[in-house]
Context: one part of a larger RNA
Molecule: small-subunit ribosomal RNA, central domain
Organism: metagenome
């Protein structure tokens, strides 16, 4: 290149949003770029295949046929693929009304606990473990009661439950503010799909600057364990966790399963929203669209296991894989304050 893969065996970029690119829904007309079909040209020589000849044979070598091509003019055709034109609504988008939700920014406020601090009451112990010590306590601790102070993070509701693209979102109320889902079928009229590059989001640690600091607690200090214990256990404790603005860009960033669309047995909970039944009404019952579980056909799979949420049958497009160590290294580049990200080898060795 050709093939053959990606859920666990190497492989799906953490995630979105978009350039260029690749594909693109129904019904006309038109054109002849693709594409088909006829003819005419061209395709040196050598080389290649087939014949028939020459060196004793071969190689080599004379003749002669063909083959070879994203080749070129002509003339034609008009499914399909391109274009141009014109129309349609089932894709996609709007509009109407309804509707559920820890989406997301900001502000305001709440009790619970812990700790600290004053005071009152009171007196010797408290704490801790397997057992202890290290700690705190007669300069009144611990227990209690009031009261103040600040931080942090929200018990029960909590669900196998909601949102959100992902990360991720959870006291309570306001404000601004994304996304969905149902109904209707009223509007545009393929406007759609991916997405190389490129932005732009992106937990926890980590870093800059400046608050903040109650709890917990990397480093560190001491007690204990032990042959040792740079740990596991305990007392204490700085960063750090929390805010404000700035960087970093990773992660078993997992469904270890890229989008996007059609198809293809059901049964079963549950969340949203509608219609129908039914009833004074709600609820039950029946059905329908989205969504989020379990179970299972057929299929598929190496088994596991998947299974209308596919890992089933296909299309389209991006992604990435090619045996193990060497190594996600080491050079280079690119970004970064730093730490290190990202692209990403080779020799060697089995």
């Nucleotide at each position: 290149c050709u093939g053959g893969g990606c859920g666990u065996a190497a492989a799906g970029c953490g995630c979105u949003c978009g350039u260029a690119g690749g594909c693109g829904g129904u019904c006309g007309c038109g054109u002849a770029c693709g594409g088909c079909g006829g003819u005419g040209g061209u395709g040196a020589a050598a080389g290649c295949u087939c014949c028939c000849g020459g060196c004793u044979c071969a190689a080599c070598u004379g003749g002669g046929a063909g083959a070879g091509g994203c080749c070129c003019g002509u003339c034609g055709c008009a499914a399909c693929g391109g274009c141009g034109u014109g129309a349609c609504u089932c894709g996609a988008g709007g509009g109407u009304g309804g509707u559920a939700g820890a989406g997301g920014c900001a502000g305001a406020u709440g009790g619970a606990a812990u700790u600290c601090c004053u005071g009152g009451u009171g007196u010797a112990g408290c704490g801790g473990u397997g057992a202890a010590a290290u700690g705190c306590g007669u300069a009144g601790a611990g227990a209690u009661c009031a009261g103040g102070a600040g931080g942090a993070a929200c018990a029960c509701c909590c669900a196998u439950g909601g949102c959100g693209a992902a990360g991720g979102c959870a006291g309570u109320c306001u404000g601004c503010u994304g996304g969905g889902c149902c109904a209707c079928a009223c509007c545009u009229g393929a406007c759609g799909c991916u997405g190389a590059g490129g932005a732009g989001c992106g937990a926890a640690a980590g870093c800059c600057a400046g608050g903040g600091g109650a709890g917990u607690g990397a480093a560190c200090g001491g007690g204990a364990u032990u042959a040792g214990a740079u740990a596991c256990c305990c007392c204490g404790g700085u960063a750090a966790u929390c805010c404000u603005g700035g960087c970093c860009g990773u992660a078993a960033a997992c469904g270890a399963u890229g989008g996007u669309a059609a198809c293809u047995a059901g049964g079963u909970g549950u969340c949203a929203g509608c219609g129908g039944u039914a009833u004074c009404g709600a609820c039950c019952c029946c059905g329908c669209u989205g969504g989020u579980g379990c179970c299972g056909u057929a299929g598929c799979u190496a088994a596991c296991g998947c299974g209308u949420g596919a890992a089933g049958u296909u299309a389209c497009c991006c992604g990435c894989c090619u045996g193990g160590g060497g190594a996600g290294u080491a050079c280079g580049g690119c970004c970064g304050c730093a730490a290190g990200g990202u692209u990403g080898a080779a020799a060697c060795u089995c």